[in-house]
RNA sequence: AGAGUUCGAUCCUGACUCAGGAUGAAAGUUGGCGGCAUGCUUAACACAUGCAAGUCGGAAGAGAAAUGGUGUUUCCACUGGCAGACGGGUGAGUAACGCAUAAGAACCUGCCCUUGGGAGGUGCACAACAACUGGAACGGUUACUAAUACCUCAUAGGCCGAGGAGAAAAAUGAGGAAUCCACCAAAAGAGGGGCUCACACCUGAUUAGUUAGCGGUGAGGCAAUGGCUUAUCAAGGAGAUGAUCAGUAGCUGGUCUGAGAGGAUGAUCAACCACACAGAGACUGAGACACAACCCAGACUCCUACGGGAGGCAGUAGGGGGAAUUUUCUGCAAUGGGGAAAGCCUGACAGAGAAAUGCCAUGUGGAGGUAGAAAGCCCACGGGUUGUGAACUUCUUUUAUUGGAGAAGAAGCAAUGACAAUAUUUGAGGAAUAAGCAUCGGCUAACUCUGUGCCAACAGUUGUGGUAAGACAGAGGAUGCAAGCAUUAUCCAGAAUGAUUGGGCAUAAAGCAUCUGUAGGUGGCUUUUCAAGUCCAUCAUCAAAUCCUAGGGCUCAACCCUAGAUAAGCGGUGGAAACAACCAAGCUGGAGUAUGGUAGGGGUAGAGGGAAUUUUCGGUGGAGCGGUGAAAUGCAUAGAGAUUAGAAAGAACACCAACAACGAAAGCACUCCGCUGGGCUGACACUAACACUGAGAGAUGAAAACUAUGGGAGCGAAUGGGAUUAGAUACCCCACUAGUCCUAGCCAUAAACGAUGGAUACUAGGCGUUGUGUGUAUCGACCCAUGCAGUGCUGUAGCUAACCCGUUAAGUAUCUCGCCUGGGGAGUACAUUCGCAAGAAUGGAACUCAAAGGAAUUGAUAGGGGCACACACAAGCGGUGGAGCAUGUGGUUUAAUUCGAUGAAAAGCAAAGAACUUUACUAGGUCUUGACAUGUCACGAAUCCUUAUGAAAGAGAGGAGUGCCUUCGGGAAGAGGAUACAAGUGGUGCAUAGCUGUCAUCAGCUCAUGCCUUAAGGUGUUGGGUUAAGUCCCGCAACGAGCACAACCCCCGUGUUUAGUUUCCACCAUUGAGUUUGGAACCCCGAACAAACUACUGGUGAUAAGCCGAAGGAAGGUGAGGAUGAUGUCAAGUCAUCGUGCCCCUUAUGCCCAGGGUGACACACAUGCUACAAAGGAUGGGACAAAGGAUCAUGACCCCAGGAUGGUGAGCUAACUCCAAAAACCCAUCUCAGUUCAGAUUGCAUGCUACAACUCGCUUGCAUGAAGCUGGAAUCGCUAGCAAUCGUCGGUCAGCCAUAUGAUGGUGAAUCCGUUCCCGGGUCUUGUACACAUCACCUGUAACACUAUGGGAGCCGGCCAUGCCCGAAGUAUUUACCUUAACCGCAAGGAGAGGGAUGCCGAAGGUGGGGUGGGGCUAGUGAGAGUGAAGUCAUAACAAGGUAACUGUAAUGGAAGGUGUGGCUG
Repeated sequence: AGAGUUCGAUCCUGACUCAGGAUGAAAGUUGGCGGCAUGCUUAACACAUGCAAGUCGGAAGAGAAAUGGUGUUUCCACUGGCAGACGGGUGAGUAACGCAUAAGAACCUGCCCUUGGGAGGUGCACAACAACUGGAACGGUUACUAAUACCUCAUAGGCCGAGGAGAAAAAUGAGGAAUCCACCAAAAGAGGGGCUCACACCUGAUUAGUUAGCGGUGAGGCAAUGGCUUAUCAAGGAGAUGAUCAGUAGCUGGUCUGAGAGGAUGAUCAACCACACAGAGACUGAGACACAACCCAGACUCCUACGGGAGGCAGUAGGGGGAAUUUUCUGCAAUGGGGAAAGCCUGACAGAGAAAUGCCAUGUGGAGGUAGAAAGCCCACGGGUUGUGAACUUCUUUUAUUGGAGAAGAAGCAAUGACAAUAUUUGAGGAAUAAGCAUCGGCUAACUCUGUGCCAACAGUUGUGGUAAGACAGAGGAUGCAAGCAUUAUCCAGAAUGAUUGGGCAUAAAGCAUCUGUAGGUGGCUUUUCAAGUCCAUCAUCAAAUCCUAGGGCUCAACCCUAGAUAAGCGGUGGAAACAACCAAGCUGGAGUAUGGUAGGGGUAGAGGGAAUUUUCGGUGGAGCGGUGAAAUGCAUAGAGAUUAGAAAGAACACCAACAACGAAAGCACUCCGCUGGGCUGACACUAACACUGAGAGAUGAAAACUAUGGGAGCGAAUGGGAUUAGAUACCCCACUAGUCCUAGCCAUAAACGAUGGAUACUAGGCGUUGUGUGUAUCGACCCAUGCAGUGCUGUAGCUAACCCGUUAAGUAUCUCGCCUGGGGAGUACAUUCGCAAGAAUGGAACUCAAAGGAAUUGAUAGGGGCACACACAAGCGGUGGAGCAUGUGGUUUAAUUCGAUGAAAAGCAAAGAACUUUACUAGGUCUUGACAUGUCACGAAUCCUUAUGAAAGAGAGGAGUGCCUUCGGGAAGAGGAUACAAGUGGUGCAUAGCUGUCAUCAGCUCAUGCCUUAAGGUGUUGGGUUAAGUCCCGCAACGAGCACAACCCCCGUGUUUAGUUUCCACCAUUGAGUUUGGAACCCCGAACAAACUACUGGUGAUAAGCCGAAGGAAGGUGAGGAUGAUGUCAAGUCAUCGUGCCCCUUAUGCCCAGGGUGACACACAUGCUACAAAGGAUGGGACAAAGGAUCAUGACCCCAGGAUGGUGAGCUAACUCCAAAAACCCAUCUCAGUUCAGAUUGCAUGCUACAACUCGCUUGCAUGAAGCUGGAAUCGCUAGCAAUCGUCGGUCAGCCAUAUGAUGGUGAAUCCGUUCCCGGGUCUUGUACACAUCACCUGUAACACUAUGGGAGCCGGCCAUGCCCGAAGUAUUUACCUUAACCGCAAGGAGAGGGAUGCCGAAGGUGGGGUGGGGCUAGUGAGAGUGAAGUCAUAACAAGGUAACUGUAAUGGAAGGUGUGGCUG
């Protein structure tokens, strides 16, 4: 310090997630030791039991024990003194003077310290104890007694209005004594406490109004100020700088985190506050309204003799609850507290125990050791790795175990140690007692095998898993940390995703519809005053602890100790005066006023006008009009439409008209006139900062809608018809209502947009245009130059994610307001305000997703555009689809009908040939090292014949036979045994190699360097021409290159040369015959050359590339044809040609055999053949090819047969022989018919091949003679020696189901105007919400499931405030009913005190109507939202998305939606 995730890729915006640190933690797993810390975050729980606050006999009386008595000692309930207001716990309440910081004045203070003074006189009771009594406990009555208990008098340096009032004590304490300790009043101190004030301290405005004491006076009360209380007067007080209300919360020092600013937090330790079962109250006291005190009422628990009583763990242990937090431990040895002291008490505290809860330290051994052992895992089978790791040799003993020694902590004469038989130390023995957890696809360090097979599972995020998973599970290995490790939860950081430091708002979320203006914020130039802001210096404070620095102590560290430093802030004092503020005085530049001009659809009221439309009346006229893609509804012989003259009505204002004007925006246009607002400009007089912005507030605010009165021509939601359509609640057509118009109100919203708030200043230009000035010029108007104010285009710097913006900023700055913080849910719900309503404004949450989004790029695509092409269409010829048959496929059937191929690009395909074989299938019969290969062992042959069993394979018996090579060891070949293994047409073409199809013989596909862009990418390859072509030329930030194209190759076409046998024969001879001699001219065959290149020429084009035409030429513009197939696409096809990974089978999924099947048959499809006839059929005649094949072959001539065939077997190893032509042509016949067409089907009889012809071959002859008379929708091929038509040959092959397929020649047409349209591909450009790429994406209803939410008649309970009723305890008041020791009084009696009663306040309780909330329960109902694998209805959006989309509003429709009106361009 960053990283992952949106996309095919890119940049940006933006959210989610991770890596770091931390914790009073929890749960999982593992666990050696020690030190130091820490520990109920839940039940402020309604708790059993023990302990946690007592002590003093040196205050008093009485009593008891010890001793026989005195004395002494000890104990002690009670009276009395001091302390139980500290220490300890908890955080419920509290948003408050509660806490923190800083100040203040009207106060109190036990014990402690200091100072001076005092303590004299006299009284009276009550406990305890005792007796009596009762109904357990608590008790009751009567009588006795002491004090440092209580009372009175005296005394006073204190108070005061100066006259007076009023007020104290404790000795009969201890001591032999000095004296000590107590006591009283006064003053001062220290420490402690009470009170006041300033500032600061969470969230909500969907909480905006609140309060009865806010102020004065008198009185009361208090330690003290004060509405603290009361009487009275007044009408105030606080509040948008957020009162009140609601929610939440103890506050702080600090702690965690962060670079910091900050954010979060408030355990342990420390300070303060509050509380002590929930509520109220006072008493005592220096101090309490009191945790282990009291009184009352309440809830709960316990006891009871039923009359009444007792209790309060938020002290310490413990229980309970809970995911979760310890022992019902030891000791007062230390520190501290209570009490004169000693002693005593002390669950404060000191310690120990249990807990890896945390931090820190330390160990689990060190050195050597390769046969790189065994074993595991992997493997390319060679090896690699675990791994010097272990074993083994040697060394050491920290720790643990064990034996001995043994502290400090003790101060204060001595004694006194819980911890503890501890820390520490010294011996002993022995590597001995001691390693796990998580992870290993990326982020993120670390990789393989096996299993599993979208299952089981993983997951922080992205995602992984569908048979080769580095992501699941296991294993081996590796990585990280380590007595721990990883997980979960929470906080900060990363997050500049709340931005003061330090963000944004044209298009990503975000500028209010516009203006006026209040508070507020900000504010021109010059000079003063002042010193609150600001700055400087200094003082005080900011407790300690913590943090930081330095030093020291535990062996180190954690931990502890000492010292220092730091310290924002608030406050006091003194200074400075630039800046901003205040005060005062000026200035004119900002702003305004007055004045001269000026443009304008600025506003408002009135008057006038013509064109058009519709209606109506009259005339003419006579059949249609109207409307549409095409129609129909509609109008019309009752006279439409058309035309013509007149009348009426309402609404809107053509041309001018402009990127022109005006207005704040909405908006504004015929002409004239009245009234009126603002702007601009000129000169330059006045005021003197009067300014800018603007929360609330106010005003204006298109269209639609609403209320009421008018008006109503045209248009026109809704509605009704007609069409279209699968439907058509639409688009189109015919009608038409609200409305549109006016007046008066209301509404307050729009894509109210420049999607850009307002103001001011600065920062290059150029070109238009509107208004107005100046200059020049002119007779004048223009023109030209220039200033100010508008309005546009282009563009520099700069800015921007890019697009773009660019003096009219989205640049550079300042001021100010508004708004944003992921998408959806949702601008929805609830609540409130406004509105007649429709609705508007303000405006969430639950839940859900990992994205949503912006700009640009490359593709793909478009019922977008441009260009060019193709048997793509068109123009033609012939077919398919109809019939019969052949073949293939599907389906069905079957024991099996083996398998593959399935749009184009499967289907006469693999198969260039299924009777057995083939053969892979099926029912049977056999074999198990196998039909085949290699290694090993032993054997002698191999081989042949005969027999007999069986369907055969196979199994049995008998006989013949002894071989070949040799280096003499053996080898080849053969059969046999055992074991490794063979074998597999078994699976996966979605694991693959190779091969192939298709787009497509389309013209494309790329690279290097350079240049441009943040980048994806672009440029080159685009543009202008041209071509069959990215073919070539020109231009150009490109210059070059590669693969495709073309050419090189083969074949056909012409010629020359050469070679002449098996070919040929012109000339000369010859024959039946080129038969032979001869010849090689010709034909032909083979080889080698030549020839064609837009070369020449005319035109055109840019003096180019090229194109058009002519000539010559056998051939002319790639001469015809073939082979040749770029980058890629389709997970295209093939594991059954072959090769091959992995998986599977191994007496079988292998091998052998003889049968059957692949040939089935209701049907559907594909490819063909033959036909339907006269351009023909049938008979006869005699012609003309090319290419190919042939020795287990082809087979001539001849003979037999009606024929297939048979017999014979010449010739030919082939330019020699053979297979071997048909259509055409000629003569005659048939005469338009289901025929002398057509030949299916069937019968009979033959022939051939083969081991075999039944399933299941071909052929011949005779007989039979089906459908079919040119074929619906649709669809195929073909552009010249092509289509069409006619035969011939080959391969495979014993034969053949071949009508197939591959070659070959014969005969031999028609048409192409052209590119509008269909299909396909190419290129440039535009749009895009697509990228699996239109077979894409995607919207809404309805159905189903789940989830959360809001509404809803009610019910229950909580909390808050409040009216009324009741009114405990209690303080003060009143009263004088009862009682009464001290004092007064001779007495009566009084003073005082207590009880009772009274009335004020008053807790709990009762009752009424409210408020509140995310409380709980609830029947039926009804609402929208979210998610969901597949499914229903449509297809609204994205392309011109097939009616451009969106938008405010209105009515409307199953639904998306459609329509009207106004707006916007995204």